[in-house]
RNA sequence: GCGGGCGUAGCUUAAUGGUAAAGCCUUAGUCUUCCAAACUAAUGACGCGAGUUCGAUUCUCGUCGCCCGCU
Numbered sequence: 001g002c003g004g005g006c007g008u009a010g011c012u013u014a015a016u017g018g019u020a021a022a023g024c025c026u027u028a029g030u031c032u033u034c035c036a037a038a039c040u041a042a043u044g045a046c047g048c049g050a051g052u053u054c055g056a057u058u059c060u061c062g063u064c065g066c067c068c069g070c071u
Stems, first nucleotide, its partner, number of pairs: 001070007010024004018054001026042005047063005
């Protein structure tokens, strides 16, 4: 330099154009003499920019980061 893949919550993963889901974590409550466990609730995310569309995590382009291959 060229090609390919992946970027979603603090972490691990879903969602194949129509209100972004779950598990673990955190906080609060219930329960318990206390703790743990269990149950309930809350907080919190689509790498960035542009385009297409009534509507984009999803499709297109660019860019950034990580990984792999070729040279």
Description: The RNA shown here (transfer RNA) has 71 nucleotides and comes from Jonesia denitrificans DSM 20603. The coordinates come from a structure-prediction model, not an experiment, and the mean pLDDT is 81. It matches the Rfam family "tRNA". The family's RNA type in Rfam is transfer RNA. The source organism's lineage runs through Bacteria, Bacillati, Actinomycetes, Jonesiaceae and Jonesia denitrificans. The RNAcentral record of the sequence draws on Rfam.